Large-subunit ribosomal RNA, domain III from Reinekea sp., 390 nucleotides, folded computationally. The prediction has a mean pLDDT of 82. The RNAcentral record of the full RNA draws on ENA.
[in-house]
Context: one part of a larger RNA
RNA sequence: GAGUAACGAUAAUGGGAGUGAAAAACUCCCACGCCGAAAGAUCAAGGGUUCCUGUCCAACGUUAAUCGGGGCAGGGUGAGUCGGCCCCUAAGGCGAGGCUGAAAAGCGUAGUCGAUGGGAAACGGGUUAAUAUUCCCGUACUUGAGUGUAGUGCGAAGGGGGGACGGAGCAGGCUAGGUCAUCCACGCGUUGGUUGUCGUGGUUCAAGCGUGUAGGCCGAGUGUUUAGGUAAAUCCGGACACUCAUUAAAGCUGAGACGUGAUGACGGUGCAUCUACGGAUGCCGAAGUGAUUGAUGCCAUACUUCCAGGAAAAGCCUCUAAGCUCCAGCUACACUGAAACCGUACUCCAAACCGACACAGGUGAUCAGGUAGAGAAUACCAAGGCGCUU
Numbered sequence: 001g002a003g004u005a006a007c008g009a010u011a012a013u014g015g016g017a018g019u020g021a022a023a024a025a026c027u028c029c030c031a032c033g034c035c036g037a038a039a040g041a042u043c044a045a046g047g048g049u050u051c052c053u054g055u056c057c058a059a060c061g062u063u064a065a066u067c068g069g070g071g072c073a074g075g076g077u078g079a080g081u082c083g084g085c086c087c088c089u090a091a092g093g094c095g096a097g098g099c100u101g102a103a104a105a106g107c108g109u110a111g112u113c114g115a116u117g118g119g120a121a122a123c124g125g126g127u128u129a130a131u132a133u134u135c136c137c138g139u140a141c142u143u144g145a146g147u148g149u150a151g152u153g154c155g156a157a158g159g160g161g162g163g164a165c166g167g168a169g170c171a172g173g174c175u176a177g178g179u180c181a182u183c184c185a186c187g188c189g190u191u192g193g194u195u196g197u198c199g200u201g202g203u204u205c206a207a208g209c210g211u212g213u214a215g216g217c218c219g220a221g222u223g224u225u226u227a228g229g230u231a232a233a234u235c236c237g238g239a240c241a242c243u244c245a246u247u248a249a250a251g252c253u254g255a256g257a258c259g260u261g262a263u264g265a266c267g268g269u270g271c272a273u274c275u276a277c278g279g280a281u282g283c284c285g286a287a288g289u290g291a292u293u294g295a296u297g298c299c300a301u302a303c304u305u306c307c308a309g310g311a312a313a314a315g316c317c318u319c320u321a322a323g324c325u326c327c328a329g330c331u332a333c334a335c336u337g338a339a340a341c342c343g344u345a346c347u348c349c350a351a352a353c354c355g356a357c358a359c360a361g362g363u364g365a366u367c368a369g370g371u372a373g374a375g376a377a378u379a380c381c382a383a384g385g386c387g388c389u390u
Base pairs, nucleotide, nucleotide: 013031014030015029016028017027018026032387033386034385035384040367041366042365043364046347047346050345051075052074053073054072055071056070060068061067080141081140082343083342084341086119087118088117092113093112094111098107099106100105122139123138124137125136126135142339143338145336146335147334148333149332150331151330152329153324154323158319159318160317161316166306167305168304169303172299173298174297177293178292179291180290181289183202184201185200186199187198188196204265205264208260209259210258215253216252217251219244220243221242222241223240224239225238226237228236229235266288270283271282272281273280274279307310353362354361369381370380371379372378
């Protein structure tokens, strides 16, 4: 220079009350404004206590601070079903033997790891200052083990099936959601009207179990035989015969609806008691139907079509080999008991992650209300959240 520039999006503040030494900024109330395919909500990654409560204001906060993601102290994360661990494999890693190399080491078979993929099972309501598909209530489901009863050809690291998959496109059936009406509760006017064709609010409910629909796929069954499936096979594949059918039946699959779940929960004021005025406890507990619209969600890994021809393995089903055959094993039902360990707070388009900062930048997935609109554009709103720390 200079008490100058600046104080980090021009979304916006004003009033009252409270607390306090002190209030433009904290708390509560009222009004106004902003976002609303987000500036709301739920997760993954990352962070790691930032979460909740009490207390404090030196420093941190671009100002003040009674406030805080700041200091101090205490509290908080509850699982058979969510995710991991576990079983399985991909790219890739490691790699007994082995090959190569002067050595260090490189490659690689069997194998063993390795998810971003495949594999059993849970929903609704309630509850805390802070957790909940985890606690509580109600109603379910899965997989091992053991015992009992009844029946019985069981058996794998092997064979077969299945798992099992691309792009694009269209029509249909549904549902979530929305809207309107019905019904229920409450209201009845300080201004023209307001007991009416009035106003405001509500009209909710899952998994599971039963039924097996709209639809989709496929000819079905029996017998004989068999150079294939590294051995075997009653399995798969090939061949033949017969029966039924060929607009079909049988079988497999399959949303939704309906019934049940639910004589339940939720649902509102009112009453009573207590109160640290936040609330707590107890009693009572209305309506809960229909139409219409309608998804980018479900049927659907379907269907149609195209060429560039679109993972693997296990769980699962089946077949036998060695073997076992009073047993063991397998199947069905019932009962008993088991399901350990780890994560779970909070944030997550951000003041908590990556950017030296409480930084106008960057950051994957999911949800997707109303009016107008082709629309997830745009404008204004809902739920919800904010007014961006002079």
The organism belongs to Reinekea, within Bacteria.